Record summary: Model confidence (mean pLDDT): 77 of 100. Predicted 3D model of a 377-nucleotide RNA (Bacterial RNase P class A) from a Fidelibacterota bacterium. It matches the Rfam family "Bacterial RNase P class A". About the family: Ribonuclease P (RNase P) is a ubiquitous endoribonuclease, found in archaea, bacteria and eukarya as well as chloroplasts and mitochondria. The sequence was found by an Rfam model in a public genome assembly. Of the family's consensus pairs, 92% are formed in the model. Taxonomically the source falls in Fidelibacterota (Bacteria, Pseudomonadati).
RNA sequence: GGAGCCGGUCGGGUGAUCGCCUUGACAAUGUUGGGGAGGAAAGUCCGAACACCGCAGAGCAGGAUGCCUCCUAACGGGAGGGAUCCCGAUAUUUCAAAAUGUCGGGAUACGGCAUGUGCAGCAGAAAGUAAACUACCCCUACACUCGUGUCGGGGAAAAGGUGAAACGGUGGUGUAAGAGACCACCAGUUCUGAUGGAGACAUCGGAAGCUGGGUAAACCCCAUUCGGUGCAAGAUCAAGCAGCUCCAAGAUGUUGCUCGCAUCAUUAUAAGGAGCGGGUAGAUCGCGUGAACUCGAUCGUGAGGUCGAGUCCAGAUGAAUGAUCACCAUCCCGACAUGUCGGGAUACAGAAUUCGGCUUAUAGACUGGUUCCAAAA
Numbered sequence: 001g002g003a004g005c006c007g008g009u010c011g012g013g014u015g016a017u018c019g020c021c022u023u024g025a026c027a028a029u030g031u032u033g034g035g036g037a038g039g040a041a042a043g044u045c046c047g048a049a050c051a052c053c054g055c056a057g058a059g060c061a062g063g064a065u066g067c068c069u070c071c072u073a074a075c076g077g078g079a080g081g082g083a084u085c086c087c088g089a090u091a092u093u094u095c096a097a098a099a100u101g102u103c104g105g106g107a108u109a110c111g112g113c114a115u116g117u118g119c120a121g122c123a124g125a126a127a128g129u130a131a132a133c134u135a136c137c138c139c140u141a142c143a144c145u146c147g148u149g150u151c152g153g154g155g156a157a158a159a160g161g162u163g164a165a166a167c168g169g170u171g172g173u174g175u176a177a178g179a180g181a182c183c184a185c186c187a188g189u190u191c192u193g194a195u196g197g198a199g200a201c202a203u204c205g206g207a208a209g210c211u212g213g214g215u216a217a218a219c220c221c222c223a224u225u226c227g228g229u230g231c232a233a234g235a236u237c238a239a240g241c242a243g244c245u246c247c248a249a250g251a252u253g254u255u256g257c258u259c260g261c262a263u264c265a266u267u268a269u270a271a272g273g274a275g276c277g278g279g280u281a282g283a284u285c286g287c288g289u290g291a292a293c294u295c296g297a298u299c300g301u302g303a304g305g306u307c308g309a310g311u312c313c314a315g316a317u318g319a320a321u322g323a324u325c326a327c328c329a330u331c332c333c334g335a336c337a338u339g340u341c342g343g344g345a346u347a348c349a350g351a352a353u354u355c356g357g358c359u360u361a362u363a364g365a366c367u368g369g370u371u372c373c374a375a376a377a
Base pairs, nucleotide, nucleotide: 001373002372003371004370005369006368007367008366009365010364012328013327014326015325016324017323018322020036021035022034023033024032025031026030038348042359043358045357046356047355048354049353050230051229052228053227057259058258059257060256062226063225064224065223066222067081068080069079070078071077082110083108084107085106086105087104088103089102090101091100092099093098111221112220116219117218118215119214133160134159136155137154138153139152141150142149143148168186169185170184171183172182173181187211188210189208190207191206192205193204194203195202196201234285235284236283237282243276244275245274246273247272250264251263252262253261292311293310294309295308296307297306298305299304329346330345331344332343333342334341335340336339
């Protein structure tokens, strides 16, 4: 200097004139001071604050989460670890490949398939207590060139083949031929002990022939957890109010069902409920002081916590936050006197109750970690 992987920050600025919204003061149809759209305001995907309903209770259904510890108001979010996998470097064994260890970076929707059910193309006999294509062994019958061959029955899955994968591997004993049938070593699994760690786990043992692939963002099982609706919530004032029908083992009660409970009603002119239908619908609040922001100190590996000081930083309601001019900033192109000139461009995109996250879009600039290549010292 180039390329790859994983992150972080900014994302226009200054001045003048005019215009718009909001707020304070005043000598008040205006003058003057202060303020005015994001990192995602988007998606409406999570969590909550807040508001209202409601015995807010119990169960079922349904939903969500899923290694350990911590942070947080909480979360399906974040931080740090563990495990597995991927990439690179390096050491050992090795002809090499490959394997193992260590270090660095990255990824993970990471409880359970020996609970049950399901799903998986082609090839192959057979794809999960499956299976006999070629070959192996035994018995009967028949034939015969006396070696064998054919049919039938039985045994077996050790050899070969197919495949990504064929019910552990290597070596032996044994057998009619074979097989964890048995034995030694190895691998896995289950049970168990010691040490270290808060823990997930790690290391070192012991026993058992126990040996049964994959998949759960497949159904399912396990553990934990979940009232509902939402600012079009809700509160206040104003306006405007014709009717009709139906409901008794009743009706209503903020996801569904059952039980409980509460309220109203009780033989109908229902102060209740359901449906159809008519009328009215304007204003104010909610509405921005908040789990807020900035700086400093301190504790913590970190996410963050604690303390102190300072600041007030939009509130519209058919929806304000803009336009013009000049200069600057960044990028691109051209010229040449190599720092000047000229021209062009500047992303994604606009608050509507608020906050913490996630996801998506994004011209350009700056920057951290790590790996490789090349060159120089």